[in-house]
Context: one part of a larger RNA
Molecule: small-subunit ribosomal RNA, central domain
Organism: metagenome
RNA sequence: CUGGGCGUAAAGCGCACGUAGGCGGCUUCGUAAGUCGGAUGUGAAAUCCCCGGGCUCAACCUGGGAACUGCAUUCGAGACUGCGGAGCUCGAGUAUGGAAGAGGAAGGCGGAAUUCCAGGUGUAGCGGUGAAAUGCGUAGAUAUCUGGAGGAACAUCAGUGGCGAAGGCGGCCUUCUGGUCCAAUACUGACGCUCAGGUGCGAAAGCGUGGGGAGCAAACAGGAUUAGAUACCCUGGUAGUCCGCGCCCUAAACGAUGAGGACUAGAUGUCGGGAGGGACUGCCUCUCGGUGUCGUAGCUAACGCGCUAAGUCCUCCGCCUGGGGAGUACGGCCGCAAGGUUGAAACUC
Repeated sequence: CUGGGCGUAAAGCGCACGUAGGCGGCUUCGUAAGUCGGAUGUGAAAUCCCCGGGCUCAACCUGGGAACUGCAUUCGAGACUGCGGAGCUCGAGUAUGGAAGAGGAAGGCGGAAUUCCAGGUGUAGCGGUGAAAUGCGUAGAUAUCUGGAGGAACAUCAGUGGCGAAGGCGGCCUUCUGGUCCAAUACUGACGCUCAGGUGCGAAAGCGUGGGGAGCAAACAGGAUUAGAUACCCUGGUAGUCCGCGCCCUAAACGAUGAGGACUAGAUGUCGGGAGGGACUGCCUCUCGGUGUCGUAGCUAACGCGCUAAGUCCUCCGCCUGGGGAGUACGGCCGCAAGGUUGAAACUC
């Protein structure tokens, strides 16, 4: 460079926004850069190809032709692409009216439970396990009642339910705030899609600093088990888990399936909206948007996918190219560190 690929074989960046770039709806006019055609010039010789000739043949040598798919100039064509002008509304967006929602941020409030503290009742056990023991308890535990403190999480509702780009989001109320869907009109008039770099977001763990600390619980200690037991089980228990601010930037960050658009049988459940109908509480039909199951054609190595495609196509990006060595070394960049990111080779099978 090219080919073939990327659900599970190697391969979709964790997600988004977006710069350059790439690509881009319908009609019309112009232009002629790309594109197409003609002409002229040039495209050395040799080589390659064709027809001949010479070495006894061939290789080799040689005559002629063709070719040299290119470039330049010029004359045309005007479909397609580009460029310029004018217009359009179906893409995209705006406005109006409705709708659902654990979408986000801040503040406040609530009840159940665990633990602790104080007090009452009460007495010899409690706890724990396969069985035990460590542990707690006559300085009165466990149990039970009343009161109080404090932290964290919100049972039921709850649902292959909902929302969000992903990570993720679940008690209640208020304030602020993002997105989405539906209906009917009006408006803007291609304003679009994708996106190398870049920027932002990004579970858990971890780090810095200051708070907080009920429960849980790495590390750690003890008790068991065992041949041993640096484990599984038990009793304790510190970081941490929580909050503010600042970092880290990873993951089976998964649908292991990039984003956008178009087209291509059906059936059935469910969520949000709308329309129509009805025997009008319940039900039926149609429709738009989501989310599931089954399945036709088709696809697939098979499994399976199947209008939420892994089908049929278009545009753009990312990525793969045998296993190990290795996501390692070195260097760069980033980080307080832990480390992250980019990412080889020798050697070996």